[in-house]
RNA sequence: GGAGAGGUGCCGGAGCGGUCGAACGGGGUGGUCUCGAAAACCAUUGACGGGCAACCGUCCGCGGGUUCGAAUCCCGCCCUCUCCG
Numbered sequence: 001g002g003a004g005a006g007g008u009g010c011c012g013g014a015g016c017g018g019u020c021g022a023a024c025g026g027g028g029u030g031g032u033c034u035c036g037a038a039a040a041c042c043a044u045u046g047a048c049g050g051g052c053a054a055c056c057g058u059c060c061g062c063g064g065g066u067u068c069g070a071a072u073c074c075c076g077c078c079c080u081c082u083c084c085g
Stems, first nucleotide, its partner, number of pairs: 001084007010026003018068001027045006046059005061077005
């Protein structure tokens, strides 16, 4: 330099135009149980900005585009992995 795969919440990871800021698992927090713990069960849990609060807005690596509507399609760039030279 060329080709392919990938980048989603605290972590892993599904999602491939609308029902999704987000399934499922792990972790965290609170609770039940227990003499106490573990295990089990129940509830809850992304970030940033604004607001006294209720709540509102934005965010799927970054920036654009298409579309009524984009994590999902298109373009550029960045990063990671694999292969080729």